Model confidence (mean pLDDT): 76 of 100.
This is a predicted structure of a 149-nucleotide RNA (c-di-GMP-I riboswitch aptamer) from an Armatimonadota bacterium.
It matches the Rfam family "c-di-GMP-I riboswitch aptamer". Rfam links the family to the GO term cyclic-di-GMP binding.
The sequence was found by an Rfam model in a public genome assembly.

RNA sequence: GUUGUCCAGGGGUAAACUUCUCGAAAGGGAAGGGCACAAAGCUACGGGCCUAAAGCACGGCGCCGGCCAGAAGAAGGGAGGUACGGGAUCACCCGCGACACCGGCCGGGUUUCUGGCAGGGGCAGGGCUAAGGCAGCCGGGCUGCGGCA
Repeated sequence: GUUGUCCAGGGGUAAACUUCUCGAAAGGGAAGGGCACAAAGCUACGGGCCUAAAGCACGGCGCCGGCCAGAAGAAGGGAGGUACGGGAUCACCCGCGACACCGGCCGGGUUUCUGGCAGGGGCAGGGCUAAGGCAGCCGGGCUGCGGCA
């Protein structure tokens, strides 16, 4: 120096859990704690696992304006009628029609309602997704204390 191993001594790290803190979460940091660990030191390179903020697509429920169709309908207009005058054979006819009333119908407000079509945006939901994590899941890489062989 390398490989193997963990008998001794002195040390080291710190799972669950609790408190504080960062984070959307997974998870991280600090203090307490101590299940374990001879690499439970470092490193997300391969596999695996966790999360899903942003993103994508989906359907649901409101909102907004656009287009189309249907319905309702205010103001206003208005054929005509009533009313008024005259005549009559009492069936009605002529005139007037100012004011007032009725009025089929017309009209259709930056109006209202219903339905349809396409669009925009919002909310919550579940789905996919890592560029976020896990080194105390496995493998790889790098480094390392002591005893013994």